This is a predicted complex of two RNAs, RNase P RNA and transfer RNA, with 479 nucleotides together.

RNA sequence: CGUGCAAGUCGUCUUGUCGCCCCGAUCUAGAUCGGGGAGGAAAGUCCGGGCAACAUAGAGCGCCAUACUUCCUAACGGGAAGGCCCCAGACUGGAGACGGUAAGGGGACAGAAAGUGCCACAGAAAACAAACCGUCCCGAUCCCGAUAGUUAUCGGAAUCGGGAUAAGGGUGAAAAGGUGGGGUAAGAGCCCACCGCUCCGACAGUGAUGAAGGAGGCACGGCAAACCUUAUGGGUUGAAAGAUCAAAUAGGCCCUGGGCAAAGAGCUGCUCGUUCGAUUCCCGUUUAGGCGGGAUUCCGGGGUGGGUAGAUCGAUUGAUCCCGACCGCGAGGUCGGGACUAGAUAAAUGACAAGAGCCCCGAGUGAUCGGGGAACAGAACCCGGCUUACAGACUUGCACUUUUU
RNA sequence: GUGAUUGUAGCUCAGCUGGUUAGAGCGCUGGUUUGUGGCACCAGAGGUCGCCGGUUCGAACCCGGUCUUUCACC
Numbered sequence: 001c002g003u004g005c006a007a008g009u010c011g012u013c014u015u016g017u018c019g020c021c022c023c024g025a026u027c028u029a030g031a032u033c034g035g036g037g038a039g040g041a042a043a044g045u046c047c048g049g050g051c052a053a054c055a056u057a058g059a060g061c062g063c064c065a066u067a068c069u070u071c072c073u074a075a076c077g078g079g080a081a082g083g084c085c086c087c088a089g090a091c092u093g094g095a096g097a098c099g100g101u102a103a104g105g106g107g108a109c110a111g112a113a114a115g116u117g118c119c120a121c122a123g124a125a126a127a128c129a130a131a132c133c134g135u136c137c138c139g140a141u142c143c144c145g146a147u148a149g150u151u152a153u154c155g156g157a158a159u160c161g162g163g164a165u166a167a168g169g170g171u172g173a174a175a176a177g178g179u180g181g182g183g184u185a186a187g188a189g190c191c192c193a194c195c196g197c198u199c200c201g202a203c204a205g206u207g208a209u210g211a212a213g214g215a216g217g218c219a220c221g222g223c224a225a226a227c228c229u230u231a232u233g234g235g236u237u238g239a240a241a242g243a244u245c246a247a248a249u250a251g252g253c254c255c256u257g258g259g260c261a262a263a264g265a266g267c268u269g270c271u272c273g274u275u276c277g278a279u280u281c282c283c284g285u286u287u288a289g290g291c292g293g294g295a296u297u298c299c300g301g302g303g304u305g306g307g308u309a310g311a312u313c314g315a316u317u318g319a320u321c322c323c324g325a326c327c328g329c330g331a332g333g334u335c336g337g338g339a340c341u342a343g344a345u346a347a348a349u350g351a352c353a354a355g356a357g358c359c360c361c362g363a364g365u366g367a368u369c370g371g372g373g374a375a376c377a378g379a380a381c382c383c384g385g386c387u388u389a390c391a392g393a394c395u396u397g398c399a400c401u402u403u404u405u
Numbered sequence: 406g407u408g409a410u411u412g413u414a415g416c417u418c419a420g421c422u423g424g425u426u427a428g429a430g431c432g433c434u435g436g437u438u439u440g441u442g443g444c445a446c447c448a449g450a451g452g453u454c455g456c457c458g459g460u461u462c463g464a465a466c467c468c469g470g471u472c473u474u475u476c477a478c479c
Stems, first nucleotide, its partner, number of pairs: 002400009012356007020037008039376001043387002046385005051238004058272004063234005068082005083109001084107004090101004110229002115227002117223003132169002134165008143156005177195006197216004203210002242313004252304008264276002280295006320339008358373006406478004412472001415431004424462001433449005455471005
């Protein structure tokens, strides 16, 4: 320099004419003038809120979510910085097991001695988990060699039985820590040194943690994106939320609960608590209270049928945006100055022309000239994040090849 | 707006609450049988389990993202 991968930022502008919408002013009842008019994702609807309603907005359970530390933020499952662990490589210390340094990538990073469960096949054995091969010892059979005067003794090979073993080999993703040495019949943390592991830990740090040093048994396998446990948090609904005004009826018809300690309604999946809530008349029985029945009188619930359905608000001044200074490693914060910048309601924000900017191609030594192209995609209550889509340009990091030094 | 649901061979569907075997019926191909065809019988081929990533020794199945099918409430 090129190629590839990963992460991030930007992702059109100006003028003129005509057309549309909003705001303000003027004149006057529709004209004129001025200002403004769709994104980095407006998308998906995955999270958190603001706001609104439910009088109780309270409690418990259920269900759901999060999960290393500190900080930022209105809050978050978001962001920043750090800690620890894993991955492969570069350099490096060591006899080796192992370790150190800086950068890159990843982490769904609370708990496996609270309990239950799973680890297929292979393998002897998969967690209070073991003996297939092999090795060693004892005995027996049999063969060979040596010693010996015969029995006998020693050594070697094969087979069988008994005992010991977990170092070597095998299986597997994983198998009773590892390296070196001693010891042993052969072996084993059996013992020692070192590394690793567990516990204590001066000191450092806000903290997660790091760590000099010490002690220890040489074991507490893995899986919680298995059930679960622990800690923290969560009332529900959602602008088609809601508020106000207007209109209209057939307050029709049918069924049903209740009228005194209670039906029903209200907030959520359930339960509790709590609040509202009609309470009349007649008849029979009864000493009374009470009990039974009726009324369509009152309070509800369900079904069916008919009528009406227009306007305004919510609706954009907000955890807002721009510039500058300061603080902070950073995410961000503080102070000062400036701005008001879509608000539609079947849904406006457009069309044409020229130029500029960006990208590509061609010509040219160059200045420059000519031609062409531009992705993903349109606000509907608002804001902060996440995820996904994307022509082109830019920035940073890593890897590889070549060239130069 | 809210809550669920579908995706596996050419077609219609099983799978499991992870064990390395991906299956059944219909269809397709070849053969047998028949004068010929059909039926019947035998044999066979055909699969990135919607797509991408992750957990795990191992994923059709568990988790996340994304596309798609269908339904319910309001």
It holds a member of the Rfam family "Bacterial RNase P class A".